[in-house]
RNA sequence: GUCGGGGUGGAGCAGCCCGGUAGCUCGCUUGGCUCAUAACCAAGAGGUCGCACGUUCGAAUCGUGCCCCCGCA
Numbered sequence: 001g002u003c004g005g006g007g008u009g010g011a012g013c014a015g016c017c018c019g020g021u022a023g024c025u026c027g028c029u030u031g032g033c034u035c036a037u038a039a040c041c042a043a044g045a046g047g048u049c050g051c052a053c054g055u056u057c058g059a060a061u062c063g064u065g066c067c068c069c070c071g072c073a
Base pairs, nucleotide, nucleotide: 001072003071004070005069006068007067010026011025012024013023020057028044029043030042031041032040050066051065052064053063054062
């Protein structure tokens, strides 16, 4: 900049179009199993979804403004 993509637990991502109260994998904690570790099995903790405002009975999701990251010019 009348440009493109992105921001969601510690990490990587899905969900967004079509609003219904947040999930997957890894990691972490505890327990089980084992002589022990890893692996495996079970349970648990951890996110007010970048910020604010608006619309709505209800917003991660829709609208507006702003911030940050990557790319392009």

The RNA shown here (transfer RNA) has 73 nucleotides and comes from Bradyrhizobium brasilense. RNAcentral holds the sequence, with entries from ENA. The prediction has a mean pLDDT of 83.